[in-house]
Molecule: SAM riboswitch aptamer (S box leader)
Organism: Crocinitomicaceae bacterium
RNA sequence: AACUUAUAAAGAAAGGUGGAGGGACCGGCCCUGCGAAACCUUGGCAACCUAUUCCCUUCAUGGAGCAAGGUGCCAAUUCCUGUACUGACGUAACCGUUGGUGCGAUAUAAGCG
Numbered sequence: 001a002a003c004u005u006a007u008a009a010a011g012a013a014a015g016g017u018g019g020a021g022g023g024a025c026c027g028g029c030c031c032u033g034c035g036a037a038a039c040c041u042u043g044g045c046a047a048c049c050u051a052u053u054c055c056c057u058u059c060a061u062g063g064a065g066c067a068a069g070g071u072g073c074c075a076a077u078u079c080c081u082g083u084a085c086u087g088a089c090g091u092a093a094c095c096g097u098u099g100g101u102g103c104g105a106u107a108u109a110a111g112c113g
Stems, first nucleotide, its partner, number of pairs: 003111006013042005021031003025082001027080002043074003048070003052065004078105001083102008
């Protein structure tokens, strides 16, 4: 890398270097010289894993706390969409608009490797 499981409508800044891109990709729509990406410093959010405290429990499993360590994250629902089914409205129908539910894709963690 691939694969497995879980989660994704919440939350979270400032300065410096830098100098035109960025929001995974498509189509949109946004952010950006009132300074993008990237890097550095400090700060913060959160609770996936480790450590640790308490509760339930035969075991297994579960719940609550803490936030030291390992990651991650700090514009917009994963910014929206993608594919299938379905409700409503429009249409002779195809199909379009809109809502819902899943699947997929993506991201993060842990495992495996």